Model confidence (mean pLDDT): 79 of 100. Glycine riboswitch aptamer from an Acidimicrobiaceae bacterium, 91 nucleotides, folded computationally. Lineage of the source: Bacteria > Actinomycetota > Acidimicrobiia > Acidimicrobiales > Acidimicrobiaceae. It matches the Rfam family "Glycine riboswitch aptamer". Rfam's curators write: This family represents the bacterial glycine riboswitch. The sequence was found by an Rfam model in a public genome assembly. The model forms 90% of the base pairs in the Rfam consensus.

RNA sequence: CGAGACGACGCUGGAAAGCAGGUGCUCGACACCUCGCCGAAGGUGCAAGCCCCCGGGCGAAGCUCUCAGGCACGAUGACAGCGUGGGGUCG
Numbered sequence: 001c002g003a004g005a006c007g008a009c010g011c012u013g014g015a016a017a018g019c020a021g022g023u024g025c026u027c028g029a030c031a032c033c034u035c036g037c038c039g040a041a042g043g044u045g046c047a048a049g050c051c052c053c054c055g056g057g058c059g060a061a062g063c064u065c066u067c068a069g070g071c072a073c074g075a076u077g078a079c080a081g082c083g084u085g086g087g088g089u090c091g
């Protein structure tokens, strides 16, 4: 100097499912309860394969479970694009 695992911040895009019923409280927000649902915050589980002491270990996800979260609007939002700077490591 170049590449670069990984991760941070900002902007943009970003799905699904109940405008459910009841109570608190007359309304709204909110809280709780009941039933029905969604899967893309987070989390659970494991196939091939590999290792070994042959019974164990490691082992991914947009899969799975639906704990959490969510089911008009709004918000969240995996992921993607753009920008900024950091950066183990390698040449």
Base pairs, nucleotide, nucleotide: 001091002090003089006086008084009083010082011081012080013079018035020034021033022032023031024030036071037070038069042067043065045063049058050057051056052055